[in-house]
This record gives sequence, C1' cells and structure tokens, in this order.
RNA sequence: ACCGAUAAGUGGCACUCCCGCAGCGAUGCGGGUUCGCAAAGCCAGGAGUCUCAAGCAAAGUUUUCCGACAAAAACUUUUGAGAUCGUCCGGCUGCCGAA
Repeated sequence: ACCGAUAAGUGGCACUCCCGCAGCGAUGCGGGUUCGCAAAGCCAGGAGUCUCAAGCAAAGUUUUCCGACAAAAACUUUUGAGAUCGUCCGGCUGCCGAA
C1' cells in the first nucleotide's frame, strides 16, 4: 500500500405524519418528526408496482338488471408518456478497519 467482520468509533440518511410549494396525477422539493438503514449514496439499464392520455376491435372477471337470453357499468389484457432506487436485480462511487 492492497484485501478484509455480524467488532468498535466518527459521523450520515430520514419511514410515517404535519405544514408550505410545484404537478392533471403518481409523486417531488423545503421545514419539523425519527420507523428504520452498512450503502436507506447516485444511476430509470431489466423487472415489479403506481399515474395520466388514447383505444373500446376481441377475450376474460366482477356487479346491477332479467324467469332466462339479452342489456348496462367497472376492471384486466393493448399503445404512448411519466413516477418509484426506503420493491427487487444490475451498474458506478464511498467512511472506519481486528484476525
């Protein structure tokens, strides 16, 4: 010098909720709060979840209605644009440091 713990120390971030601001919205930013986090630092590359707009052709599910068929409504599957890194994977960077 490099690697290296579930140790120790210095510190760091801030769930949720409240207030204010921005946004159609998901959500983000600032202040307070502090559930937790060894990357709860950064990145939207892959997935998941969420939002908005379009589509309403076809299929499925649920509800209403009906004696039943039929009918109506909502949701999912489609397309585009966004959000989320404290949902996961991946990438980049980082404090201390025993054996």

The RNA shown here (c-di-GMP-I riboswitch aptamer) has 99 nucleotides and comes from an Acidobacteriota bacterium. Rfam family: c-di-GMP-I riboswitch aptamer. Gene Ontology term of the family: cyclic-di-GMP binding. The coordinates come from a structure-prediction model, not an experiment, and the mean pLDDT is 79. NCBI's taxonomy places the organism under Bacteria, Pseudomonadati, Acidobacteriota.